Record summary: The RNA shown here (SAM riboswitch aptamer (S box leader)) has 106 nucleotides and comes from Proteiniclasticum aestuarii. Its Rfam family is "SAM riboswitch aptamer (S box leader)". Its family is annotated with regulation of gene expression in the Gene Ontology. Lineage of the source: Bacteria > Clostridia > Eubacteriales > Clostridiaceae > Proteiniclasticum. The coordinates come from a structure-prediction model, not an experiment, and the mean pLDDT is 85.
RNA sequence: UUCUUAUCUAGAGAGGUGGAGGGAAAGGCCCUGUGAAACCCGGCAACCAAUACAGCAUCUGCUGUAUAUGGUGCCAAUUCCUGCAGCAGUAGCUGAAAGAUGAGAA
Numbered sequence: 001u002u003c004u005u006a007u008c009u010a011g012a013g014a015g016g017u018g019g020a021g022g023g024a025a026a027g028g029c030c031c032u033g034u035g036a037a038a039c040c041c042g043g044c045a046a047c048c049a050a051u052a053c054a055g056c057a058u059c060u061g062c063u064g065u066a067u068a069u070g071g072u073g074c075c076a077a078u079u080c081c082u083g084c085a086g087c088a089g090u091a092g093c094u095g096a097a098a099g100a101u102g103a104g105a106a
Base pairs, nucleotide, nucleotide: 001106002105003104004103005102006101007100008099013041015040016039017038021031022030023029026082027081028080042075043074044073047071048070049069050067051066052065053064054063055062056061079098084095085094086093087092
């Protein structure tokens, strides 16, 4: 980088360093010096692993619950909104696409 698959309307500091940018891209609309990004600390969650307990299975596996120890991830706004399709019809609903993250594979 590509492919497969699951999830994406919940949750998370009025801390330190830092100094102008940030919200994927386009169009919007926003956040930001009452301080952006980034780093540190802190926190949230529980996808994978681990551990404990329970049930089932019985050739050592499966399922559920808990913990949050290890590996990620995340901490303005629904994945901030829209872009394509269907229904509907100046609203709105549903689904895709694109994107993000985990796990597996090439």
The RNAcentral record of the sequence draws on Rfam.